Predicted 3D model of a 346-nucleotide part of an RNA (small-subunit ribosomal RNA, central domain) from a Candidatus Omnitrophota bacterium. It matches the Rfam family "Bacterial small subunit ribosomal RNA". Its mean pLDDT, the model's own confidence on a scale to 100, is 89. It was read from a public genome assembly. Lineage of the source: Bacteria > Pseudomonadati > Candidatus Omnitrophota.

[in-house]
Context: one part of a larger RNA
């Protein structure tokens, strides 16, 4: 390479938009590039295969046939693929009417708690732990009451719930804005699927500049523990955590499960619609869970939200270590990211 694979053994890109490319619904006519059938030409010889023969046999050699699976040309065919022209509505999109939602952005507002400041009451402890100590406190702490300031996060509701492509999203209100579902089946008429490259988004930590800084808290300091204790525990505490603008581009970025379409028993919760029903409830469409049949699986398990049965497209794997490394390239302010070997070794 062929093949076989990718939930957990190696292997699904973090997610999306989308270019090239690949693939693509029903139907009519034509064309005949692919495709099928027939004819012709060519496909040197040797080699290979089969048969016959020579040398006692074999190797070897000679003859004949077949083959050379290919290319060119010509005639015919028209199911399929393709092309051209036309039609269709079920895929896709639109329209109208409803609906749910922590989807995104901006602004404003709110209460509880925490810390600090001021004042009142009040007096000797407080705090912390396994036990202590460092620490705070007679210069009046802790506690309690009143007033003020600041920053951050939004208890209960809360769910097995909702929304988003993923990351993720939760106090309240207003403004701007994206997507989705259902119903009608009114319009367009295949406009679709996937997606290398490319572009955008992308938790936390980190970086740059300017703000902010209550609580928490890497580093750091001290108190303990211990043989030691660069830890676990405690008292402090700076970056950071927050905001604005930019960078970084990685995660067990996980459902460790790529996207799309079709098909293949059911049962039971729940969320959003529509319909039927007085109600209980039922039917149906779209999500989200649990259980379970066929089937699959090495097993665990998956099982209409597939890891089942098929098709299309992309990504990736090919023994362990060396190595998510070196070198080179490229991106980055840096940290580092992406791409990615070999020697050697088992």
């Nucleotide at each position: 390479u062929u093949g076989g694979g990718u939930g957990u053994a190696a292997a699904g890109g973090g997610c999306a938009a989308g270019u090239a490319g690949g693939c693509g619904g029903u139907u009519u006519a034509c064309u005949a590039a692919g495709c099928g059938a027939g004819g012709g030409g060519u496909g040197a010889a040797a080699u290979c295969u089969u048969c016959c023969g020579a040398c006692u046999u074999a190797a070897u050699c000679g003859g004949a046939a077949a083959a050379c699976u290919g290319c060119c040309u010509u005639u015919c065919g028209a199911a399929c693929u393709a092309g051209u022209a036309g039609a269709c509505u079920u895929g896709a999109g639109g329209u109208a009417g409803a609906c749910a939602g922590a989807g995104g952005g901006a602004a404003a507002u709110g209460g509880a708690a925490u810390u600090c400041c001021c004042g009142g009451u009040g007096u000797a402890a407080g705090g912390g732990u396994g036990a202590a100590a460092u620490c705070u406190g007679u210069a009046g702490a802790u506690a309690u009451c009143g007033g003020g300031a600041a920053g951050a996060a939004c208890a209960c509701c809360a769910a097995c719930g909702g929304c988003g492509a993923a990351g993720g999203c939760a106090a309240u209100u207003u403004c701007c804005u994206g997507g989705g579902u259902c119903u009608a089946u009114c319009c367009u008429g295949a406009c679709g699927c996937u997606a290398a490259a490319u572009u955008g988004c992308g938790a936390a930590a980190g970086c740059u500049a300017g703000g902010g800084g209550a609580g928490c808290a890497a580093a750091c300091a001290g108190a303990a523990u211990u043989a030691g204790a660069u830890a676990c525990u405690c008292u402090g505490g700076u970056a950071g955590u927050c905001c604005u603008a930019g960078c970084u581009g990685u995660a067990a970025a996980c459902g460790a499960u790529g996207a799309g379409c079709a098909c293949u028993a059911g049962g039971u919760g729940u969320c959003g619609g529509a319909c039927c029903g007085u109600a209980a409830g039922g039917u149906u469409c779209g999500g989200u869970g649990c259980c379970g049949c066929a089937g699959c699986u090495a097993a665990c398990g998956c099982a209409u939200u597939a890891a089942g049965u098929g098709c299309u497209c992309c990504a990736c794997c090919u023994g362990g270590g060396g190595a998510c490394u070196a070198c080179g390239g490229u991106c980055g302010c840096a940290a580092g990211g992406c791409u990615a070997a070999a020697a050697c070794u088992c």